[in-house]
Context: one part of a larger RNA
RNA sequence: UGACGGGGACCCGCACAAGCGGUGGAGCAUGUGGUUUAAUUCGAAGCAACGCGAAGAACCUUACCAGGACUUGACAUCUGAUGCAUACCCUAGAGAUAGGCGAAAUUCUUCGGAACAUCAAGACAGGUGGUGCAUGGUUGUCGUCAGCUCGUGUCGUGAGAUGUUGGGUUAAGUCCCGCAACGAGCGCAACCCUUAUCACUAGUUGCCAGCAUUUAGUUGGGGACUCUAGUGAGACUGCCGGUGACAAACCGGAGGAAGGUGGGGAUGACGUCAAAUCAUCAUGCCCCUUAUGUCCUGGGCUACACACGUGCUACAAUGGAUGAUACAGCGAGAAGCGAAGUCGCGAGGCCAAGCGGAUCUCUUAAAGUCAUUCUCAGUUCGGAUUGUUCUCUGCAACUCGAGAGCAUGAAGCCGGAAUCGCUAGUAAUCGUGGAUCAGCACGCCACGGUGAAUACGUUCCCGGGUCUUGUACA
Numbered sequence: 001u002g003a004c005g006g007g008g009a010c011c012c013g014c015a016c017a018a019g020c021g022g023u024g025g026a027g028c029a030u031g032u033g034g035u036u037u038a039a040u041u042c043g044a045a046g047c048a049a050c051g052c053g054a055a056g057a058a059c060c061u062u063a064c065c066a067g068g069a070c071u072u073g074a075c076a077u078c079u080g081a082u083g084c085a086u087a088c089c090c091u092a093g094a095g096a097u098a099g100g101c102g103a104a105a106u107u108c109u110u111c112g113g114a115a116c117a118u119c120a121a122g123a124c125a126g127g128u129g130g131u132g133c134a135u136g137g138u139u140g141u142c143g144u145c146a147g148c149u150c151g152u153g154u155c156g157u158g159a160g161a162u163g164u165u166g167g168g169u170u171a172a173g174u175c176c177c178g179c180a181a182c183g184a185g186c187g188c189a190a191c192c193c194u195u196a197u198c199a200c201u202a203g204u205u206g207c208c209a210g211c212a213u214u215u216a217g218u219u220g221g222g223g224a225c226u227c228u229a230g231u232g233a234g235a236c237u238g239c240c241g242g243u244g245a246c247a248a249a250c251c252g253g254a255g256g257a258a259g260g261u262g263g264g265g266a267u268g269a270c271g272u273c274a275a276a277u278c279a280u281c282a283u284g285c286c287c288c289u290u291a292u293g294u295c296c297u298g299g300g301c302u303a304c305a306c307a308c309g310u311g312c313u314a315c316a317a318u319g320g321a322u323g324a325u326a327c328a329g330c331g332a333g334a335a336g337c338g339a340a341g342u343c344g345c346g347a348g349g350c351c352a353a354g355c356g357g358a359u360c361u362c363u364u365a366a367a368g369u370c371a372u373u374c375u376c377a378g379u380u381c382g383g384a385u386u387g388u389u390c391u392c393u394g395c396a397a398c399u400c401g402a403g404a405g406c407a408u409g410a411a412g413c414c415g416g417a418a419u420c421g422c423u424a425g426u427a428a429u430c431g432u433g434g435a436u437c438a439g440c441a442c443g444c445c446a447c448g449g450u451g452a453a454u455a456c457g458u459u460c461c462c463g464g465g466u467c468u469u470g471u472a473c474a
Base pairs, nucleotide, nucleotide: 001474002473003471004470005469007468008467009466010465011464012463013462015458016457019422020421021420022419023418026313027312028311029310030309031308032307033306034304035303042053043052064299065298066297067296068295069294070293073124077123078122079120080119081118082117083116089100090099091098092097107114108113126288127287129286130285131284135282136281137277138276139275140273142271147186148185149184150183151182152181153162154161155160166177167176168175192265193264194263195262197233198232199231200230201229202228203227207222208221211220212219236259239253240252241251242250243249315415319374320373321372322371323370324369325368331362332361333360336355337354341350342349343348381412386407387406388405389404390403391402392401428450429449430448431447432446433445434444
């Protein structure tokens, strides 16, 4: 100087407390461990691995296994020779391939050649093989915590100290005052995006107050309103009162759409964990080279006594069922979204309009509201499981897809010890869209609808910051 303390002082955070809803019990989905297996490819491991890499394993993917094949190779560059072959079709085969048939003769040309293909030889290719403890790059974490440092000066024999401590204050090393310090840098804040209000400009595909018109903003018309999207305004403790040290600031108020960082996001200092990743990529070294490379078929990654994590659905009456009826926002669309019509109980089929889209489509939002019914039951709760008939995608749904109809109707009556999230348009609850994607979503990412309770307080648990103290630790 640090680190540590079941030392002290001060302060903060959904850290506790106060509340609301969960997990832990059930069924299922999904990931992991274990076990099994020819293989169940590999990685991730307290917080910070476990719906994680994977924004989508039937083949492919695919790295794993079995079998069948290839050896200058599936891919790149160079040399030489040839212009044959390749394609289509036939045969064999699980296919990769092998054999046969062999049309058209290809593109550019400075006629040298180049492209392309085959053959030969080697230089080489190739490796998701090893090492993340050789690395780059990227990422997690403490933590959006308020810290981490430097120059010069001064003090100290020196390591170092000072500045950065102290008195106030702040979300903040934020600001003020003081001070052997005076300044500065990386962080904080602001500048960026979005949302909340208004004005101006612009009115089509959007809108409709008044005037006509219509089943319908449908048409004429209009730019007022909504909205769209560009430019501005607006919030700064600016104003008033009080407290304070005549400061910084804090408390209350006015005006205002918004008030003291208005809400949300992006933004992550010096560093820590030899943290993660050699399987995104790149790369040193080591290793394989008729195989640890490459191609193909089939299988596996989907196994199942069990254990754990994360979710979904429930156990019902604030509910279930049936009928009627109202109101969103974000998005996506051409090998696409697919209306209307029609067939089917339905998944869906047929035909097919419009739309590269403020125009058309996905697209009926659901919870809600209004009626009727069920009457506390393992039930008209719950839907697992199983049988059967179908639908769709796709060469192909056996291993191993999703969905529909009928039948079946399991566990489950609110969950032990323990444990998680959340402070406001939040929790809870309700549906909707998108990426990936032929098909497949209870996951992920976004969107809006309805919309709470509680916070006395900082003694305690956890994490963190500043000062100080002890230490046989570095």
Model confidence (mean pLDDT): 84 of 100. A computed fold for a 474-nucleotide part of an RNA from an uncultured bacterium, annotated as small-subunit ribosomal RNA, 3' major domain. It matches the Rfam family "Bacterial small subunit ribosomal RNA".